The part of an RNA shown here (small-subunit ribosomal RNA, 5' domain) has 531 nucleotides and comes from a metagenome. It matches the Rfam family "Bacterial small subunit ribosomal RNA". Its mean pLDDT, the model's own confidence on a scale to 100, is 85.
Context: one part of a larger RNA
RNA sequence: GAACGAACGCUGGCGGCGCGUUUUAAGCAUGCAAGUCGAACGGUAUCACAGUGCUUGCACUGUGAGAGAGUGGCGAACGGGUGAGUAACACGUAGGUGAUCUACCUUUGGAUUGGGGAUAGCCUGUGGAAACACAGGAUAAUACCGAAUACGAGCUUUGGACUAUGGUCCGAAGCGGAAAGGCCCUAAGGGGUCGUCCGAAGAUGAGCCUGCGGUCCAUUAGCUAGUUGGUGUGGUAAUGGCACACCAAGGCAACGAUGGAUAGCCGGCCUGAGAGGGUGAUCGGCCACACUGGGACUGAGACACGGCCCAGACUCCUACGGGAGGCAGCAGCUAAGAAUCUUCCGCAAUGGGCGAAAGCCUGACGGAGCGACGCCGCGUGAACGAUGAAUGUCGUGAGAUUGUAAAGUUCUUUUCCUGGGGAGGAAUAAUACUCGGAGGGAAUGCCGAGUAGAUGACGUGAACCAGGGAAUAAGCCCCGGCUAAUUCCGUGCCAGCAGCCGCGGUAACACGGAAGGGGCAAGCGUUGUUC
Numbered sequence: 001g002a003a004c005g006a007a008c009g010c011u012g013g014c015g016g017c018g019c020g021u022u023u024u025a026a027g028c029a030u031g032c033a034a035g036u037c038g039a040a041c042g043g044u045a046u047c048a049c050a051g052u053g054c055u056u057g058c059a060c061u062g063u064g065a066g067a068g069a070g071u072g073g074c075g076a077a078c079g080g081g082u083g084a085g086u087a088a089c090a091c092g093u094a095g096g097u098g099a100u101c102u103a104c105c106u107u108u109g110g111a112u113u114g115g116g117g118a119u120a121g122c123c124u125g126u127g128g129a130a131a132c133a134c135a136g137g138a139u140a141a142u143a144c145c146g147a148a149u150a151c152g153a154g155c156u157u158u159g160g161a162c163u164a165u166g167g168u169c170c171g172a173a174g175c176g177g178a179a180a181g182g183c184c185c186u187a188a189g190g191g192g193u194c195g196u197c198c199g200a201a202g203a204u205g206a207g208c209c210u211g212c213g214g215u216c217c218a219u220u221a222g223c224u225a226g227u228u229g230g231u232g233u234g235g236u237a238a239u240g241g242c243a244c245a246c247c248a249a250g251g252c253a254a255c256g257a258u259g260g261a262u263a264g265c266c267g268g269c270c271u272g273a274g275a276g277g278g279u280g281a282u283c284g285g286c287c288a289c290a291c292u293g294g295g296a297c298u299g300a301g302a303c304a305c306g307g308c309c310c311a312g313a314c315u316c317c318u319a320c321g322g323g324a325g326g327c328a329g330c331a332g333c334u335a336a337g338a339a340u341c342u343u344c345c346g347c348a349a350u351g352g353g354c355g356a357a358a359g360c361c362u363g364a365c366g367g368a369g370c371g372a373c374g375c376c377g378c379g380u381g382a383a384c385g386a387u388g389a390a391u392g393u394c395g396u397g398a399g400a401u402u403g404u405a406a407a408g409u410u411c412u413u414u415u416c417c418u419g420g421g422g423a424g425g426a427a428u429a430a431u432a433c434u435c436g437g438a439g440g441g442a443a444u445g446c447c448g449a450g451u452a453g454a455u456g457a458c459g460u461g462a463a464c465c466a467g468g469g470a471a472u473a474a475g476c477c478c479c480g481g482c483u484a485a486u487u488c489c490g491u492g493c494c495a496g497c498a499g500c501c502g503c504g505g506u507a508a509c510a511c512g513g514a515a516g517g518g519g520c521a522a523g524c525g526u527u528g529u530u531c
Base pairs, nucleotide, nucleotide: 001531002530003529004528006527007526008525009524010523013378014377015376016375017374018373019371020370021336026334027333028332030331031330032329035074036073037072040071041070046065047064048063049062050061051060052059053058081289082288083287091213092212093211094210095209096208097207100206101205105202106201107200108199109198110197111196112195113147115145116144122137123136124135125134126133127132154175155174156173157172158171159170160169161168162167181194182193183192184191185190215261216260217259222252223251224250227249228248229247230246231245232244233243234242264286265285266284267283268279269278270277271276291312292311293310294309295308314325315324316323317322342368344367345366346365350364351362352361353360354359381411382410383409384408392401393400394399416468417467418466419465420464425458431452432451433450434449435448436447437446475520476519477518478517479516480501481500482499486515487514488513489512490511496503497502
C1' cells in the first nucleotide's frame, strides 16, 4: 500500500447491487417448511331440490354438490441446512467397467386371457388417564394370490464365427417366469386415450476400480493375523478377504510405513510485476452429517434431517401403570460472545411434487423489513458580493488572519414535502373458433399451425408530470521526523502521548485546550488477520 462475512469509538442525508452467528455440530417455547390423485376403490357426514309415507317434522327414495377419515398409486432418496467427522479413491484431474444398476422420460417390438381368497374404512363390543390396542361381523379395488399363454428376454447343457476376462452374433435341446384396469365416443359391432406386463435401444442418474496431484511432526521407526496371496463356497446390481472354510507365509516401510496433530476438497477469493504466499464466507460442483451410538425395513434409488427399531444422555406429559420429542429447514428464543437480522408478504414469475385437467402443495424461490457491513453513484446548493462588517485568534503596536467566508442580491430544485401518474416483469393455461394432416365405416380423440382468451406478492412501487421552498442533510483523524499541515495558553519527568525514533523535570511546533492549517469524506480513525 491492498484486502476483509469483521468488531470497537465518534458521526450519520439518499439510492442501486451485494452480504449478514466466523463463537456452542450448545439447548430450544410457538407457527409454518411434503404432499397430491374421486379419471384406481368401497363409501359417507352435511347441504340443496323434487317426490312418497305422513304421527307435521321425522323417515325413505331420486337428482345435484360434497368435507373429514380409510385402502391403493406416485412423491416423500429432490429441493433446503450445516462442516462435526474425514489425510481417505473424500476431493481434483485423466481413464476403465469384457465386473454393474437406473423409477419417471424418449424411440421401438410383442401382449393386456380367465379366476380366487382376504382386509381397512364401516357396524357391534372390550381394555386404557393418554398414546393407542384387541375381539366379532360384512365389503371394494390399478391392493394380494394361483391358472393359461410367451415375440423377445432369463437359466443349464452344447455347436460355430468375430473378439478385449463375464462382450457381440448365428444355431440346437431342456427348464422355468407376466399383466389391471380407468375415462371418453359409438351406428352397440367396435374405436380412441391414459395406464399395466414382457423385451430392445437411448437419455439421465448412480455404484465400483485405477494412474497422477494437494498439510505438519522422525523429539512418531518399525507396522500387520483376515493380516498378504491361492483354492472353494456364500453374498452383492456388480469386482473384491466383502464374509467363511482350508492351504501357503506372506504384505507395507527412510521414495517415510505405523502413530500423533490439524483440516471437509475443488472452481475460486485475497495479495503480488511475476514466481509465489495466504485462504476455501456468499455463488457453483463433489463429499459427509442430521440429539449420541448401532441396525435394518420399504423402495428403481436410503441404511433415509421433518420414516422405523434398539441402547444412551437430555427435555416434557402422566390417573405412576406408562407415554411423547429431536430447528446443522424459515422466522423466532435462551445461552455463549467483540459480533451477525423479521416469529413479514406471495405462489404473480422461475423451478419442483401429484393430477387427464382445473388445480392443490411448495419458509425452494420471488419480494419486502432491519444493519453505513461492503462496493458504486448522488446530494448537503450556484453566481455575484470589500465599508475586506462583527466575533474569535495572534501581535506592544501598526496590523495580520478567520475571509468572498458571512450578511445581502439574483438564480436553480438533484434531493426533500404534497398531489397526480402508472410502463414492464404476463409467457400463456383451461376453454372457444378456424385451417391443415395421419387414421378410421363414423364419432370422440390424436398431431401441427393460427385467432380470441383469466391471472401482479412487490405496489401507498419505478419512469414521468405539477406545486412549494435553500428549503431536510458534515463529520472524523492528524499537524516533532518518517508524513501533507503551526502558533498561543495551561501543565511542569506531574497529568499524559507513543506505530518506530522518542516527547514532558517553567519559554513543550510531540501532553491538554483554543485559533489556524492538512488529509479523507457519509464516513473517519483504532484494533485484529492475510499478502